The RNA shown here (transfer RNA) has 72 nucleotides and comes from Candidatus Kerfeldbacteria bacterium RIFCSPHIGHO2_12_FULL_48_17. It matches the Rfam family "tRNA". The sequence was found in a public genome assembly. Its mean pLDDT, the model's own confidence on a scale to 100, is 81. Taxonomically the source falls in Candidatus Kerfeldiibacteriota (Bacteria, Bacteria candidate phyla).
[in-house]
């Protein structure tokens, strides 16, 4: 320098063009308890960024970052 492949919650991961973007762990208050664990119960939390296609973008296409990989 050229190619590929990834980037969703704090963390691990689904959703492959359409329903309110879900799950587990983690964390917040709540019920139990004599206090704690365990357990049930509810909540809060995200689409790397900036454009484009479309009636509809987490998905599809262009560029910027970023991480990883293969050639030289």
């Nucleotide at each position: 320098g050229u190619c590929c492949u990834c980037c969703u919650a704090g963390c691990u991961c689904a959703a492959a063009g359409g329903a309110u973007a879900g799950a587990g762990c983690g964390u917040a208050g709540g019920c139990c308890u004599c206090c704690g664990a365990a357990g049930c119960c509810u909540g809060a939390g995200a689409u790397a960024c900036a454009g484009g296609u479309u009636c509809a973008a987490u998905u599809c296409c262009u560029g910027u970052g970023g991480a990883g990989g293969a050639c030289a």